Annotation
A computed fold for a 265-nucleotide RNA from a Bacillota bacterium, annotated as Bacterial large signal recognition particle RNA.

RNA sequence: CCGUGCUAGACGGGGAGUUAGCGGUGCCCUAUACCCGCAAUCCGCUAUAGCGGGGUUGAAUUCCCAUCCAAGGUAGCGCCUUGUAGAGUCUGCCUUCGGUAAGUGAUGUUGACGGUUUGGUCCUGCGCGACGAAACCCCGUAAAACCCGUCAGGUCCGGAAGGAAGCAGCGGUAAGCGGACCGUUUUGGGUGCCGCAGGGACGCCUAACCCGAGUUUACUACCGAAGUUACGUCUGGAAGGUGUCUAUCGAAGAUGGGUGCACGG
Repeated sequence: CCGUGCUAGACGGGGAGUUAGCGGUGCCCUAUACCCGCAAUCCGCUAUAGCGGGGUUGAAUUCCCAUCCAAGGUAGCGCCUUGUAGAGUCUGCCUUCGGUAAGUGAUGUUGACGGUUUGGUCCUGCGCGACGAAACCCCGUAAAACCCGUCAGGUCCGGAAGGAAGCAGCGGUAAGCGGACCGUUUUGGGUGCCGCAGGGACGCCUAACCCGAGUUUACUACCGAAGUUACGUCUGGAAGGUGUCUAUCGAAGAUGGGUGCACGG
């Protein structure tokens, strides 16, 4: 150095969680990586760390170690989203009140603001009028009889003369019914460019006079005060996502190194 046969070892690994710790069942990630039994109210072990049984492979591309690279996971930090609790001494948004008069607008030499005077609006009393209602007046109608007048016919009394009562009809009138101009009276009030007198007079309007340039706060703006947790802001904590950040664990892969026994040639 080669060949043959054995043995150690290997026949998946990792993360989180659990555990005094280790491994497994279970969950997750991986490039598929022997079989049977036990196991999450857990199972088996003790830093030599699954237990029991069987099978394949076997000293090297396969075992062990180190480094690099790297799927993936965990934690922290940062950012974002969702939702939650609190803060109005938070004053961003919004609401209210007060003020300034800078801007806009409106108004003003056809005279602003202000001042004086005279009236109205307001109240009371006394009147006048219109309107509404009612009554009277007026007109019409209206009585079988119990209203009036006249009473044809007829009836009654009388010898006659004459008288009496009285139906129908006609006329008038009462109660009642109806009508609408004027006129009179009473009464009512969301009555009146009304009148007289007195009172009141904050505000508004009107007329006259004086002065001579601003006035107004409707909106915006600014200042001050009060309020409001729906939105925004701040604080706390929860869930999810994300990061070319930090730390940690880390499969597979790459590189390098290391590692038996026996026999024969």
The coordinates come from a structure-prediction model, not an experiment, and the mean pLDDT is 76. The source organism's lineage runs through Bacteria, Bacillati and Bacillota.